[in-house]
Context: one part of a larger RNA
Molecule: large-subunit ribosomal RNA, domain II
Organism: Minisyncoccia bacterium
RNA sequence: GCCUGCGAGUGUAUGUAUGUCGCACGACUAAGUCCGUAAUGGGACGGAGUCACAGGGAAACCGAGUGUGAAUAGCGCGUUUGUGUCAUACAUACGACCCGAAGCAGUGUGAGCUUGCCAUGAGCAGGGUGAAGGUUGUCGAAAGACAGCUGGAGGCCCGAACCCGUACGUCGUUCAACGCGUUGGGAUGACUUGUGGUAAGGAGUGAAAAGCUAAUCGAACACUGUAAUAGCUGGUUCUCUCCGAAACAGCUUUUGGGCUGGCGUCGUGUGAUCCUUCCGGGGGUAGAGCACUGGAAGGGGUAAACAGGGAGAAAUCUCGUUACUCCUAUCAACCUCCGAAUACCGGAAAUCUACAACACGGCAGUUAGACCAUGGGGGCGAAGCUCCAUCGGUCAAAAAGGGAAGAGCCUAGAUCGCCAGUUAAGGCCCCAAAAUCUACGCUGAGUACAACUUAAGGAAGUGAGGAUUCAAAGACAAUGAGGAUGUUGGCUUAGAAGCAGCCAUCAUUUAAAGAAAGCGUACCAGCUCACUCAUCGAGAGUCCUUGCGCCGAAGAUGAUCGGGGUUAAGCGUAGUGCCGAAACUGCGGGUGUGCAUCGUAUUCGUACGAUGCAUGCGGUAGGAGAGCGUUCCAAUCUGCGAUGAAGGUAAAGGGGUGACCCAUACUGGAGCGUUUGGAAGUGAGAAUGCAGGU
Repeated sequence: GCCUGCGAGUGUAUGUAUGUCGCACGACUAAGUCCGUAAUGGGACGGAGUCACAGGGAAACCGAGUGUGAAUAGCGCGUUUGUGUCAUACAUACGACCCGAAGCAGUGUGAGCUUGCCAUGAGCAGGGUGAAGGUUGUCGAAAGACAGCUGGAGGCCCGAACCCGUACGUCGUUCAACGCGUUGGGAUGACUUGUGGUAAGGAGUGAAAAGCUAAUCGAACACUGUAAUAGCUGGUUCUCUCCGAAACAGCUUUUGGGCUGGCGUCGUGUGAUCCUUCCGGGGGUAGAGCACUGGAAGGGGUAAACAGGGAGAAAUCUCGUUACUCCUAUCAACCUCCGAAUACCGGAAAUCUACAACACGGCAGUUAGACCAUGGGGGCGAAGCUCCAUCGGUCAAAAAGGGAAGAGCCUAGAUCGCCAGUUAAGGCCCCAAAAUCUACGCUGAGUACAACUUAAGGAAGUGAGGAUUCAAAGACAAUGAGGAUGUUGGCUUAGAAGCAGCCAUCAUUUAAAGAAAGCGUACCAGCUCACUCAUCGAGAGUCCUUGCGCCGAAGAUGAUCGGGGUUAAGCGUAGUGCCGAAACUGCGGGUGUGCAUCGUAUUCGUACGAUGCAUGCGGUAGGAGAGCGUUCCAAUCUGCGAUGAAGGUAAAGGGGUGACCCAUACUGGAGCGUUUGGAAGUGAGAAUGCAGGU
């Protein structure tokens, strides 16, 4: 892991609601007593007491009224039926659906492990060093010094046993719940060790690490209180039918929990109250505007003070400053002379439609929401960001088709069956159902092939439209020729001659030619340009708007439009056809609700069945209803059973929407079922569930 079995809303008491039955000349007995039994089953008595029969008031008290009040007013609360048993649901108290803490307390057990201490024993190869002391000698007046020999001290040195555990390796489902190998520290000591004893749980012991106190220690272990508590996690077992949420508000030592309201469901009642349409309202949002409050740009005017700067000897002039005002063009969530659409409130009318509305009551669940669209706040007009709003949409709780793939996007809401039809979104070259469809353009970049993926900037890419200039009196481009003279203009300069720099920039000859737009020279020279003529013969140049393209364009595992691939199978405009879903339609079946008709039964309220019409049948939490199966009890079939019960095995038969039921064959070998009621240890796949097997 798998298989089999076990495994979770129970019991008592009280209350509320619903249903049931009894009584309602109100209902019921409790403890207890008596009778009786195989029995704790049953029967009789027992009215103590409870509920109801009258309420109001704090009360006195009054009473169908009463309280308040001066009130005969107004207002508040009232102006009569129930009660008991049983069942179901929920609540409260208890272990209270089940399993689960870490912990707290009590009483004990532990120092055969380990820590400290006490008593009594034991152990430490070998080698080295050589303290004090002693002695001999020499020296010395002495104290003493020195030398030799002797001596054998030490938490001394090296190193086995013994004790320890430094570093690395190994092991790491181990040889081992701490080992093994190599290496290493101590090794006469604060040493090691045997035996016996002693100190303990908020206590011991501790050369102190909160170490150790039996593989357990920031408070041991065992049992008990104990089913501690757990606003937390996990689990919670058969079927079908109808409806179907919430993730919001207020309060909360409250924010992953509760209570109340909102939203769901079921029952009872009201009976068109809801929605829609029409009519009537108030508003100050969007927008707009500048009339107020403020912001801000340009221009004009007037006034004031001279803050300040400049000119001037000064008067003064000018710039500037502040305030006001006029014109032009403007801005505003906390501006408004204006001002919608929606929304909201009231009234009326019609439809007879919706599991519409409203009131009361039973039972809930929800109170972590997500994305998308729109209006806003925060943020960077960032976020698959965050916070509001819209009774917005979807998901949640919604399958199907599309979007390559996909909770929240687009289409569309699956009662069941069909090898029938029509469409939606989206598509129609192949993968892959349907156009290699029609017409006219664009793109040449594989741009592109739905969108999200592109910027500033750059460019004789190319299409469309517009404006303007030149042009047969010949444009633009190209080619041929000229491009001169006074003059090397003046100044400056070593030089300055069109071309370092400064000043001036004239005149002449001309078809035209600058006292020169560049290159060049030390200065000249030289080569072009402007300008002109000739050749040629028809368009040329500039600017604006716009379509599609180009560059700009760099990322981390291998690329790509979903792929193949495509010059359309790309982009734009227009059109026709087809494909395409659980949508719609067709045919057949089931079922809920409402209405009608008929039948049966009737306690006359209705219930059940059949037929028809209408309208529904996605669904989590959850509410409501109807059933299946298991064990036991009572009755029943005067049931079944060795001519074979239960149980087991077998995909194949029959019935039921389903839980499940019936039959058949083999096995098995002694009990079992139908029907009507009743009672529960009543249904397993999950709980790191428990036990056994494998």